[in-house]
c-di-GMP-I riboswitch aptamer from a Solirubrobacterales bacterium, 78 nucleotides, folded computationally. Rfam family: c-di-GMP-I riboswitch aptamer. About the family: GEMM was predicted in a large-scale screen for bacterial structured RNA regulatory elements. Lineage of the source: Bacteria > Bacillati > Actinomycetota > Thermoleophilia > Solirubrobacterales. Of the family's consensus pairs, 100% are formed in the model.
RNA sequence: CACUGAAAAAGGCAAACCUGUCGCGAGGCGGGGACGCAAAACCAGAGGUCUCAGCGAUGAGAUGGCUCGGUCGCCAGU
Numbered sequence: 001c002a003c004u005g006a007a008a009a010a011g012g013c014a015a016a017c018c019u020g021u022c023g024c025g026a027g028g029c030g031g032g033g034a035c036g037c038a039a040a041a042c043c044a045g046a047g048g049u050c051u052c053a054g055c056g057a058u059g060a061g062a063u064g065g066c067u068c069g070g071u072c073g074c075c076a077g078u
Stems, first nucleotide, its partner, number of pairs: 002078004012037002017032006035065001041071003045068003048063006
């Protein structure tokens, strides 16, 4: 450095739900809480899904714990 893997060790994150807050909304953030996760770290690049506006074409937004992709990273083995 590449590949494989989470058995071990050190750790990490945090679904649903409850609560406070922001938002028209999807949803975000803080606290509690753990369903799970070898990248459940970061990035809306492509697609999907969701929301708002629109007669429609479409536009704006959300979702990275939907799929693919990019970047970085702990341990072990080969």